[in-house]
RNA sequence: AGUGAAUGUACGCUUAAUUUCCGAUAUUCGUAUCGGAAAGCGGGGGAACCAAUCUUAGGGGCGAAUCAUAGCAGUUUUAUGUAGGGAACCAUCUUUCCCGAGCCCGUCAGCUAACCUCGUCAGCAGUGGAUGGGUCAG
Numbered sequence: 001a002g003u004g005a006a007u008g009u010a011c012g013c014u015u016a017a018u019u020u021c022c023g024a025u026a027u028u029c030g031u032a033u034c035g036g037a038a039a040g041c042g043g044g045g046g047a048a049c050c051a052a053u054c055u056u057a058g059g060g061g062c063g064a065a066u067c068a069u070a071g072c073a074g075u076u077u078u079a080u081g082u083a084g085g086g087a088a089c090c091a092u093c094u095u096u097c098c099c100g101a102g103c104c105c106g107u108c109a110g111c112u113a114a115c116c117u118c119g120u121c122a123g124c125a126g127u128g129g130a131u132g133g134g135u136c137a138g
Stems, first nucleotide, its partner, number of pairs: 012124003018039009040120006050110001058108001059105004067081004084099004089133006
C1' cells in the first nucleotide's frame, strides 16, 4: 500500500415516516418508555364541469414492486427475463451493484373546490467516472 472478514461508530442510506412542547413512570441523572398536543411530510374519502358505459370472471387502495415464458404440485412453488425503482450536494450522460416484495378495504369509491378523515413505521452500513451549477473550508 492492497485484499478479505467481523465488531463498533461517524458522515449517512431506503421510506411520507421528522422536529418541538406538555404530563406520568423509571433512572446509571446521560436519558428511555408510555399518553397527549402542535408543526412539517405523506395517504384516503368527497360537488359542479369534464370523463366513463361499467357492475362475480367482482371492484378498489397503499407501494418502484407490474407483466411474460417455462417448470412444479394434484395442499405451497422454482427459474429466467421484464414495466418500473434505489445507490453520499443538485442536474444530465455513462459504469457497476441491488430491488422488482408485501399488505389492506369488504360489494363499495372516476376526476373533484369547500369539507371530513388516516399515517408518521420498519429495515440497513453501500461514497466509480465525466460535464455544468452550487455549498463549505483554507
Molecule: c-di-AMP riboswitch aptamer (ydaO/yuaA leader)
Organism: Paenibacillus solanacearum